[in-house]
RNA sequence: GGGCCUGUAGGUUAGUUUGGCCUAUACUUCGCGGCUGGGGGCCGCGCGACCCAGGUUCAAAUCCUGGCAGGCCCA
Numbered sequence: 001g002g003g004c005c006u007g008u009a010g011g012u013u014a015g016u017u018u019g020g021c022c023u024a025u026a027c028u029u030c031g032c033g034g035c036u037g038g039g040g041g042c043c044g045c046g047c048g049a050c051c052c053a054g055g056u057u058c059a060a061a062u063c064c065u066g067g068c069a070g071g072c073c074c075a
Stems, first nucleotide, its partner, number of pairs: 001074007010028003020058001030046006051067005
């Protein structure tokens, strides 16, 4: 220099292919409450996210363009 892939709560992750009640999935962390003599554990509830900027569309986490970051391959 060229090609490809990935980016979603504090952490991990489903959803992206075929845009559609997404007011967004699950686990974990955290907070509150309950059970238990306590530790531990279990149960219930709650908080919290789509890397950034544009574009397309009635509608974008999803499609397109550029950027940023990380990874793989070729030279």